Predicted 3D model of an 87-nucleotide RNA (c-di-GMP-I riboswitch aptamer) from Paenibacillus sp. YN15. Of the family's consensus pairs, 95% are formed in the model. Model confidence (mean pLDDT): 82 of 100.
RNA sequence: ACCGAUAAACGGCAAACCUGUUGAAAAGCAGGGACGCAAAGCUAUAGGGCCUUCCCUUCAUCUGAAGGAUGGCAGCCAGUUUCCGAA
Numbered sequence: 001a002c003c004g005a006u007a008a009a010c011g012g013c014a015a016a017c018c019u020g021u022u023g024a025a026a027a028g029c030a031g032g033g034a035c036g037c038a039a040a041g042c043u044a045u046a047g048g049g050c051c052u053u054c055c056c057u058u059c060a061u062c063u064g065a066a067g068g069a070u071g072g073c074a075g076c077c078a079g080u081u082u083c084c085g086a087a
Stems, first nucleotide, its partner, number of pairs: 012037002017032006035075001041080003047077002049073003055068005
């Protein structure tokens, strides 16, 4: 110097749930909290998938049903970048 990647360390993120807040909702944000995560970093206009329906369309007719993202989810797949590293 190279190979090696299951040890260790420094740290990181934060599910459910609770509180506040924004939103029609899904969900977001802030605080608390940890189920988990080596990409649980980033990308929602590469693509697939999932959630929602203020609004629109059709049907129904007294507040319903079905369909539809332009609204969301990166902790579903995917794409992309990447920290430490012993024997």
NCBI's taxonomy places the organism under Bacteria, Bacillati, Bacilli, Paenibacillaceae, Paenibacillus.